The prediction has a mean pLDDT of 77. A computed fold for a 115-nucleotide RNA from a Bacillaceae bacterium, annotated as TPP riboswitch aptamer (THI element).

RNA sequence: UGGUACUACUGGGGGUGCCCGCGAGUGCGGGCUGAGAGAAAAACGCGAUGAAGUUUUUCAACCCUUUGGACCUGAUCUGGAUCAUGCCAGCGUAGGAAAGUAGUCGUCACCAUGA
Repeated sequence: UGGUACUACUGGGGGUGCCCGCGAGUGCGGGCUGAGAGAAAAACGCGAUGAAGUUUUUCAACCCUUUGGACCUGAUCUGGAUCAUGCCAGCGUAGGAAAGUAGUCGUCACCAUGA
């Protein structure tokens, strides 16, 4: 000297899981965790020898945006709990991950940089 905390704007990033029931289309209803598990369309696949799945795109809500635990990888990981699941904890001071502007607060402390 600058930054932090909060708010707004613009831009950007991200996930959408698990369980139960229902018989004709590929959905509906209920339950669990969570901020969020939504809607529509298409393709492929599956289906009375019993299906109700996978992927992509668009929109919406929500969360996060570098002091970044939003989210991804490791991971078909480890321990615990559960009908079941990233449900809880570990891994984790791991490796990655998307920024600018304005305003308000503060002047203690911390961090960064310079002398």
Of the family's consensus pairs, 96% are formed in the model. NCBI's taxonomy places the organism under Bacteria, Bacillati, Bacilli, Caryophanales, Bacillaceae. It was read from a public genome assembly, where an Rfam model found it.